[in-house]
The RNA shown here (small-subunit ribosomal RNA) has 1469 nucleotides and comes from an uncultured prokaryote.
The coordinates come from a structure-prediction model, not an experiment, and the mean pLDDT is 82.
It matches the Rfam family "Bacterial small subunit ribosomal RNA". Its family is annotated with ribosome and structural constituent of ribosome in the Gene Ontology.
RNA sequence: CCUGGCUCAGGAUGAACGCUAGCGGCAGGCUUAACACAUGCAAGUCGAACGGUAACAUUCCCGCUUGCGGGAGAUGACGAGUGGCGCACGGGUGCGUAACACGCGUAUGCAACCUACCUUCAACAAAGGGAUAGCCCAGAGAAAUUUGGAUUAAUACCUUAUAAUAUUGUCGAUUCGAUUGAAUUGAUUCUUAAAGAUUUAUCGGUUGAAGAUGGGCAUGCGUGACAUUAGCUAGAUGGUAAGGUAACGGCUUACCAUGGCAACGAUGUCUAGGGGUUCUGAGAGGAAGAUCCCCCACACUGGUACUGAGACACGGACCAGACUCCUACGGGAGGCAGCAGUGAGGAAUAUUGGUCAAUGGACGAAAGUCUGAACCAGCCAUGCCGCGUGAAGGAUGACUGCCCUAUGGGUUGUAAACUUCUUUUAUAGAGGAAGAAACCUUUCUACGUGUAGAAAGCUGACGGUACUCUACGAAUAAGGACCGGCUAACUCCGUGCCAGCAGCCGCGGUAAUACGGAGGGUCCAAGCGUUAUCCGGAUUCAUUGGGUUUAAAGGGUGCGUAGGCGGAAUAUUAAGUCAGUGGUGAAAUCCUAUAGCUCAACUAUAGAACUGCCAUUGAUACUGAUAUUCUUGAGUCUAGAUGAAGUGGGCGGAAUACAACAUGUAGCGGUGAAAUGCAUAGAGAUGUUGUAGAACACCAAUUGCGAAGGCAGCUCACUAACCUAGUACUGACGCUGAUGCACGAAAGCGUGGGGAGCGAACAGGAUUAGAUACCCUGGUAGUCCACGCCGUAAACGAUGAUUACUCGGUGUUGGCGAUAUACAGUCAGUGACUGAGCGAAAGCAUUAAGUAAUCCACCUGGGGAGUACGAUCGCAAGAUUGAAACUCAAAGGAAUUGACGGGGGCCCGCACAAGCGGUGGAGCAUGUGGUUUAAUUCGAUGAUACGCGAGGAACCUUACCUGGGCUUAAAUGUAGAUUGACAGGACUAGAGAUAGUUUUUUCUUCGGACAAUUUACAAGGUGCUGCAUGGUUGUCGUCAGCUCGUGCCGUGAGGUGUCGGGUUAAGUCCUGCAACGAGCGCAACCCCUAUCAUUAGUUGCCAGCGUUUAAAGACGGGGACUCUAAUGAGACUGCCCGCGCAAGCGGUGAGGAAGGUGGGGACGACGUCAAAUCAUCACGGCCCUUACGUCUUGGGCUACACACGUGCUACAAUGGUAGGUACAGAGGGCAGCUACCUGGCGACAGGAUGCGAAUCUCAAAAACCUAUCUCAGUUCGGAUUGGAGUCUGCAACUCGACUCUAUGAAGCUGGAAUCGCUAGUAAUCGCAUAUCAGCCAUGAUGCGGUGAAUACGUUCCCGGGCCUUGUACACACCGCCCGUCAAGCCAUGGAAGCUGGGAGUACCUGAAGUUGGUGACCGUAAAAGGAGCUACCUAGGGUAAAACUGGUAACUGGGGCUAAGUCGUAACA
Repeated sequence: CCUGGCUCAGGAUGAACGCUAGCGGCAGGCUUAACACAUGCAAGUCGAACGGUAACAUUCCCGCUUGCGGGAGAUGACGAGUGGCGCACGGGUGCGUAACACGCGUAUGCAACCUACCUUCAACAAAGGGAUAGCCCAGAGAAAUUUGGAUUAAUACCUUAUAAUAUUGUCGAUUCGAUUGAAUUGAUUCUUAAAGAUUUAUCGGUUGAAGAUGGGCAUGCGUGACAUUAGCUAGAUGGUAAGGUAACGGCUUACCAUGGCAACGAUGUCUAGGGGUUCUGAGAGGAAGAUCCCCCACACUGGUACUGAGACACGGACCAGACUCCUACGGGAGGCAGCAGUGAGGAAUAUUGGUCAAUGGACGAAAGUCUGAACCAGCCAUGCCGCGUGAAGGAUGACUGCCCUAUGGGUUGUAAACUUCUUUUAUAGAGGAAGAAACCUUUCUACGUGUAGAAAGCUGACGGUACUCUACGAAUAAGGACCGGCUAACUCCGUGCCAGCAGCCGCGGUAAUACGGAGGGUCCAAGCGUUAUCCGGAUUCAUUGGGUUUAAAGGGUGCGUAGGCGGAAUAUUAAGUCAGUGGUGAAAUCCUAUAGCUCAACUAUAGAACUGCCAUUGAUACUGAUAUUCUUGAGUCUAGAUGAAGUGGGCGGAAUACAACAUGUAGCGGUGAAAUGCAUAGAGAUGUUGUAGAACACCAAUUGCGAAGGCAGCUCACUAACCUAGUACUGACGCUGAUGCACGAAAGCGUGGGGAGCGAACAGGAUUAGAUACCCUGGUAGUCCACGCCGUAAACGAUGAUUACUCGGUGUUGGCGAUAUACAGUCAGUGACUGAGCGAAAGCAUUAAGUAAUCCACCUGGGGAGUACGAUCGCAAGAUUGAAACUCAAAGGAAUUGACGGGGGCCCGCACAAGCGGUGGAGCAUGUGGUUUAAUUCGAUGAUACGCGAGGAACCUUACCUGGGCUUAAAUGUAGAUUGACAGGACUAGAGAUAGUUUUUUCUUCGGACAAUUUACAAGGUGCUGCAUGGUUGUCGUCAGCUCGUGCCGUGAGGUGUCGGGUUAAGUCCUGCAACGAGCGCAACCCCUAUCAUUAGUUGCCAGCGUUUAAAGACGGGGACUCUAAUGAGACUGCCCGCGCAAGCGGUGAGGAAGGUGGGGACGACGUCAAAUCAUCACGGCCCUUACGUCUUGGGCUACACACGUGCUACAAUGGUAGGUACAGAGGGCAGCUACCUGGCGACAGGAUGCGAAUCUCAAAAACCUAUCUCAGUUCGGAUUGGAGUCUGCAACUCGACUCUAUGAAGCUGGAAUCGCUAGUAAUCGCAUAUCAGCCAUGAUGCGGUGAAUACGUUCCCGGGCCUUGUACACACCGCCCGUCAAGCCAUGGAAGCUGGGAGUACCUGAAGUUGGUGACCGUAAAAGGAGCUACCUAGGGUAAAACUGGUAACUGGGGCUAAGUCGUAACA
C1' cells in the first nucleotide's frame, strides 16, 4: 500500500430499565401463557300477529278499622308463553395454514350459480280444517328439569280451489355465438300460492321478472428456508355412466385405461396469517406486518349436523376428551381470543368509570327499547407537537468555591447583590360556548285529510370543560448524560494492575485529562442516558455494483447430454422490444396546494402519484420463429513432411549381483572419526565362463510429442494426432458444457508370477544429555510383469475453455516458396527481453494477468475443520459431499527500512597467526561475593562492577551500631525585649557531650556603636524514587559513518544523492551515474616532541683569554656551544622513474633532521544500552519533625570455614651478597625540604647552614668493575612469630609505618583456561607527585634509564564497516514459536441404556350425526310420516412393527480458552 473482518457516529420502536419531572393538545397502551378465570354488563325487539293478565300505575266498584283489603283486562302497559324479524352484523384473537386451503395480492371469467331485508314492474289473496304452548288440575326430583289429564288462539300448522313470462319432459321455428350453447317463440305434458292487523288509508302477505347489495365457483401470474429431503402418487391422472350440490368438477360411487407431478425443485421437514402499508435507504433493495382499512382463519380441544336467504354458528344444539364448579351421590352446570376486572407468566402494558347527547346497528307504524359498537372521562412523559421556568440594566469584575509560575493572578462571571420592567403559566374570582340538526309536538302553505314544504318549540354524557376578563406577585416550575481517540468538551485531589472503567482501540503497577470525588466545560432539555431489535454506513452476496498468478477463490484432464450463446444475404411473421389508447390499481397512508383548531402535532378538502396488471391499435432496426440462398467458421478430400504419441512382439551392449574355476595373500569395507559387517574354512583384487533381473551412458538441448497424468537403447506390426501445400466437396454442420462417462503420477490393496540393484518397517553399529533421527552395515514389504481395484498430489504456468483485436527487436523446432548450409518472406509451435495498457505491488505484456464477447467452475474474516453427523463410492486404506456450538480482533498478500543468519562477497582491528612477557599454582597486599555481627554504612555487578566512588577509615572523616543528651546547632536577615557581658582561664561531677562553682574584662562625641542572651519567623534530613529530572560519566568507537535542501523516481512506506569501477587510515579522493549541492563527523587548524635559524643571555653554559684552589664556571669575562623560551623555517607525493584515464600506488630513487598521517596528546558525529550517579552538586514529587534532625562516648567500616578479580615478592647463577665507580627527566619544598657536624648497628635524635628556589635541597636504580656463593629449599625466598626500639599523633589495644635482633612458612616456573604488547613499543630499572599529623602506597598519576623478538598470511575465533540475499524477527535471535503431559473452565461428537414428541401405516373397536335399508308398533278410511332396529363413513380409544426428531447418561474422543508448571526444540536465517 492492498485484501479482509470487527467496531462506532444516523434514523426508527406497541418498548423496558436508571436518574429526574411544571403545563397543555393529539395519538398509543399484554409483543409473554390461543394460560386459567370470581363478579357485573356486552342481543334483543314487536300488544299495530295471538291467547292472555304474574307485577306496576290510573279509573271505577265493594268492604270498612280512612288507609288498608277485595273486585273489574276497563285503560296505560306487560312477567311468563305462541308467532315474526334479528341473533351469520358489530366486537375479539392470530392457534392453524407455505399454497390444488388458490389463503392473500393482482387481472380475468361463470353460456356452471345463489342472494332475506331494500327499489321498480306485473298478477293475485277463494273455501275450509284439526291441533298445540300458555292458563288450570294431579304428580316425580335436592336441583337442573320433567310426566300425565282437561281446555284454548293466531300473520303458527294442514287440506282444497285458481294461476303463469315459474318447474319437468317431448316435438318444432328464427337469430346469434360457438368447446357445451344462448336469446326469442309455437304446441303439448307434469308440479306448485297466499294472512291478516288497525280503522279507511296505509302497513303486511303470495307468485313471477328486473335492479342493487352481499356471497359462491373457476383460471393466469406473483407470493418463505433446507438437496446432509430425489424421487412422489392408487381417487392417484383421464374417460363413460349414475348420484350429490345453489352451481361446475373424482366432489362421491361403479366400470375402463395407466396415467399425473418432478432438477424451471416434486415429495418431506422446519418456520409463518396475507395485503394496503410501516421503518430504513440516493436508489435498487433490506427488515417488519402494533394502532387504522380490506381479506382469511379460529372461538376450551376434536368431530357432527340442525335451523335459516345466509352458519356447519364467540355469548345456539348433539357427541367424545381434558379441566373447573354444585350435589341430598341418584345426577347436573360451565366455556372473557366481547368491555371492565382477577390470578399466573413476564423486563413490561390502564378503570370491575359516564352516556346513548352525537354517529351507526337490531326490532317496531311510531313514541321508544336495546347497544362495553360508538362518543366521552380516568391512569401512564409510552411517543409526536407546543408553551413556560423570566427580561433589561448592573464591575468593587464583591464574597465563597476551584486552579496556579502563589506579596499576586486566573476562573466561576453580568453570574450574584442592587435598580427597573413584564405576567405566559400557577393561584383566586367573574363570565361562558360550538358540537343540535333531525325524529316528535304545535301552527301555516300546496294538493286535498295523508304526504311534501316553511316557522316555532323539545333534546348535551363530556362540563361550568374549552375560551375570555380581573386581581396578585419573579412570584409556582431543571435536570440527565458526557469531557483519552473515534467525538463537541480539562484541571486538581484520592487510589496505586487494588478498587474499578470499557461500544472498539484500550486505561489503572505513586505525578491517571480513561477509575472515584470536586471545580470548570460540552451536548440535549421535561426530559436525558442505558439495554434490546431493525435498516443504514456494508460496493461486506456486488441487477445497479465485487472478485479468483501470489491475499479466500480455476474443477487433475478430456469427451459429451440438457441448457446458455452463436457467421453472411433475402423474404414473411410480430413472440420478445418500442409507442399510443382504454380499463383497473378501494379508502386511509406518502407528496403538493389550500383550509380548520391562537401555532404546531393533528384534521379536512382538492390535486398529483400509486413506477403494477389486463386489453387493444400501431412500428419492425435488433433478438426470436419460418422459408430460400451463400462461403469466410467447422469438417471432408489429394499430396508431402514430423515426433522419447500409444499398444503388442523381437533383438542388443555396458554395468551390477550371484555361481564355478584359476592366480594370489591379509586384509577388505565404511566414516568427520569409528564400529557393526566380510575375511586364513582364503575375502577384497585380477582373469575366464555362465546365470539372473532391472534400467537404457554418450547423442541431450531454453529440443520434440501428447488432453492431462506422462513419454527416451535398436527394430517390426497395428493405431491415433498435428503441420504444410492445393482449394475439389458439404454448407453453420459451431463454442461452452450442470448431471454423466472415460483417462488419471506416486504410494496403497487383491490374485498369480518375478526378484539383480535400490530399499519404508525391522536389527545392529555410531553420534548424542537423550537420538525410537540425520551417518554406517545388513534387510522384509515394495519397486518389475499380467489382470483387477483405488481416484488422490505444490495433478502448478499455483493462471478454465473458445473467438477476435492490439508496438517492437532477438533465438529456436517442423514445413512451404525453391534447385539452395546466403537471404528475406509466410504458416504452425516453443523461449528469453521490452513498450502502451493493466495490476496492491511483485510482475504480465500477440503463449496477457491488455481490450472485448460467450459458457462453465469457484470465493465471501481467522480458528474450530476439510473435522462431526448423515449419505454415496471402495475389499480396506480411505475418497466425495460437508456443518454447528464455541472462541479471537485480527488472520493474510506484496513491497519498505532496520535487526539478525552455525547465508554470500569485499575490507579492517594485537582479532587470529608469528613472537616476548604475564595471570591461573605459593606467600602477602588490596577489592568483591558469601558468611558472621549490635553494626560489619551506602553505592558500582558481562564486556562497560571487583588497587572502582576512596588522590589515603586509629579519634575526626562516618553516612552504621551501643549507650547518654538536646529540641533546635551554625550562618544571615527582620522585628521586639534584656544585658554589658559572652567567649576565655581555673576547679568540681561525668565516658564525654554537658552541667555547676569561681575569676577577670567594651568603646563613646552619651545620640549611639559593638557584642551577647532571649522571643517569633524563615530550619534540617548521606531518608525514598537515576524508571520523574538537570549536569557529569562509561560503552559501541577515533568505528566511518549520520543527515538535510532542491530536483527526480515510487499510489505509499521510502528510494536516489550515500550506488557501480578504482583508491584510501577515512563517505579520503578520482571516475561513471537523475542527480546537483550542503551540514555534523574524517582530515586540517591547537599542544608536546624530532632539525635548523633569529632574538635574548640569569640562577643556566664555558670553546677561546685570564685569576684562585688539592680539585672545582669558584671568579673576571664571553654568546661560540649545550640549554632556557619566544618568534619563524621545514614535509607538500613537491621532484625523478614505472604503472594507471584520473585519484593514487610502487621504488634500498634523489634531496632531507624527518617521507608518504614523522611520533604522541587534546579533540568522541546521529544515536544505543529506561547503562551509572538523588551519597559531589542541583532539582520535581513523596516521607520524618522531643526525630529518619542534632551533639557525644566507645565500637564498627580492618570480622573469617570459603570463592573470585587486580597486584607485589619470589621460586634464583642473564642470579644473590659485599665493596667500588658513573649517568636522568619531571616534580616538591617554610607548621617545609634540609647540606654539613655529632651520637646511635639502625629507624632516628641533637645541633647547624642554605633555600619561598634554572641559585639551596629532596636525590637515583638497573648498568659497569672487582670479589664471593656453585644448584641446595641454598648466602634463593622472605611469610610468620618472639624480643627490643624509633617516629607521627590528645591517643597506635581492637587498628599505624619504620628500625634492629632472632625465627626462616609456602614456593624449584604453575591444570583446564586466559591477558597485554608491533618500536624507543614489550620487558626491565629506579625517581617524583597528589592525598597526607602519620600511614596500611605493592595503588593511582607522571618521569626518565637500559632496551628486544616477530608479523608467512586472513582459512579459523572475537568485534566492526560496506554491498547483496533470506526472514513467520521489529522489546528486533537473550527474537519468534510447535506438540505431548499436568491443572482449571467452557461448548461439542460417540455411547450400553433411560425417557419424551409429532406424523404416517396395518389391524381391532367405535359416540354423535348425515345418507341408505327395514319398519313388529304408533298413526289414517287408505296413507303421508315416524319411534325403533340396522348398513357405510368417522372423531376418539386400543394393539403392533418400523421410521423421524428431541432430552438425559456410566464411560470415552478430540476442540477452545486460561501472567509466570513439565519435557524436548519441529517451523521462521